[in-house]
Context: one part of a larger RNA
RNA sequence: UAGUAACGAAAGACGGGUGAGAAACCCGUCCACCGAUUACCCAAGGUUUCCUGAGCAACGUUAAUCGGCUCAGGGUUAGUCGGGACCUAAGCCGAGGCCGUCAGGCGUAGGCGAUGGACAACAGGUUGAUAUUCCUGUACUGCGUCUUCCGCGUUAUUACCGAUGGGGGGACGGGGAAGGAUAAGCGAACCCUGGCGUUGGUUGACCAGGGACAACCCUGUAGGACGGUUCCUAGGAAAAUCCGGGAGCCAUAAAGUCUGAGAGGGGACGUCGGUCGGAGAAAUCCGGCAAGUCGCUGAUUCCAUACCUCCGAGAAAAGCCUCUAGGGAGUGGGAACGCACCCGUACCAAAACCGACACAGGUGGGUAGGUAGAGCAUACCGAGGUGAUC
Numbered sequence: 001u002a003g004u005a006a007c008g009a010a011a012g013a014c015g016g017g018u019g020a021g022a023a024a025c026c027c028g029u030c031c032a033c034c035g036a037u038u039a040c041c042c043a044a045g046g047u048u049u050c051c052u053g054a055g056c057a058a059c060g061u062u063a064a065u066c067g068g069c070u071c072a073g074g075g076u077u078a079g080u081c082g083g084g085a086c087c088u089a090a091g092c093c094g095a096g097g098c099c100g101u102c103a104g105g106c107g108u109a110g111g112c113g114a115u116g117g118a119c120a121a122c123a124g125g126u127u128g129a130u131a132u133u134c135c136u137g138u139a140c141u142g143c144g145u146c147u148u149c150c151g152c153g154u155u156a157u158u159a160c161c162g163a164u165g166g167g168g169g170g171a172c173g174g175g176g177a178a179g180g181a182u183a184a185g186c187g188a189a190c191c192c193u194g195g196c197g198u199u200g201g202u203u204g205a206c207c208a209g210g211g212a213c214a215a216c217c218c219u220g221u222a223g224g225a226c227g228g229u230u231c232c233u234a235g236g237a238a239a240a241u242c243c244g245g246g247a248g249c250c251a252u253a254a255a256g257u258c259u260g261a262g263a264g265g266g267g268a269c270g271u272c273g274g275u276c277g278g279a280g281a282a283a284u285c286c287g288g289c290a291a292g293u294c295g296c297u298g299a300u301u302c303c304a305u306a307c308c309u310c311c312g313a314g315a316a317a318a319g320c321c322u323c324u325a326g327g328g329a330g331u332g333g334g335a336a337c338g339c340a341c342c343c344g345u346a347c348c349a350a351a352a353c354c355g356a357c358a359c360a361g362g363u364g365g366g367u368a369g370g371u372a373g374a375g376c377a378u379a380c381c382g383a384g385g386u387g388a389u390c
Base pairs, nucleotide, nucleotide: 012030013029014028015027016026017025031387032386033385034384039367040366041365042364045348046347049346050074051073052072053071054070055069059067060066079140080139081344082343083342084341086117087116091112092111093110097106098105099104121138122137123136124135125134141340142339143338144337145336147335148334149333150332151331152330160327161326165323166322167321168320173310174309175308176307179303180302181301184297185296186295187294188293190211191210192209193208194207195206196204212271213270216266217265218264223259224258225257226256227250228249229248230247231246232245233244235243236242272292274289275288276287277286278285279284311314353362354361369381370380371379372378
């Protein structure tokens, strides 16, 4: 230079409270903004920033009684959620092995490795801070057992178990369209609760709000897929009743088997719901009792990895089913009872992550209300959030 530029997109006003001190903190009223997001839930990443109490030197582009700041104390509860005790992909490691003067490189068997496969829990309540984790209620999975019920066997193969082996299955691309449902929304003269007018009218087909509910169990629907059976058998590295190959017979659209949303019944004599009464300074606690239906629209969700179609022909392995090899004297199923390990779980999703900053940038997935509209455009609103630190 200069108390100059700047104070980083944005709406506040008033009343009350606290306090030494209030434009900014807390409470309230009005106003305003976002509303395919400025809402809610999660992955990554961060790592205590979460909650409570006490503070204001610094940090906060001003002040601060406030804070993601300082100090102290507290907080993350799981058989079922996510990961491991299961499986494999790319990739990586790699006994022996091959190569290399060494260092080391490659790689078989084998292993590790999710971003994929498999796999059993839902609803409500509760804290200042956690909840599919605690509590209440109702379930499910695996394993075990002096018990108990039902069945089969106990002659050495016939009960039963059963591969690390065989087979099936898991098991998959792009595009398209029809249907059946549900979620959700809307309406209601029906039902419930509250209201009856600051200004003329308003007991009315009046006004405002509400009319809810899971897993699981039973049932097996709209629909979808598949022919069935007997014999033979050089293949499936041994075997096979399984798969594959061949033949005969019975069906031609059924029977049967498998699959399958949703609805219905139970779950629920429950929970939620609003209201009334009582206690209390309040927070809150106790008790009584509401309706809980019908119609329309209707998904991007489910049936469905289905169906149709196209050519570029679209992971693997395990769980699972089956077949024998083999084991085998007790064993299969139900009930009841018991047991159930390790890690994560707070909070943020932008002022807490990546950008040196409380930075107009960047950051994957899910949910997707109303009116108008083809629409996730746009405008205004809802739930919810916010008024962006001078």
The part of an RNA shown here (large-subunit ribosomal RNA, domain III) has 390 nucleotides and comes from an uncultured Actinomycetes bacterium.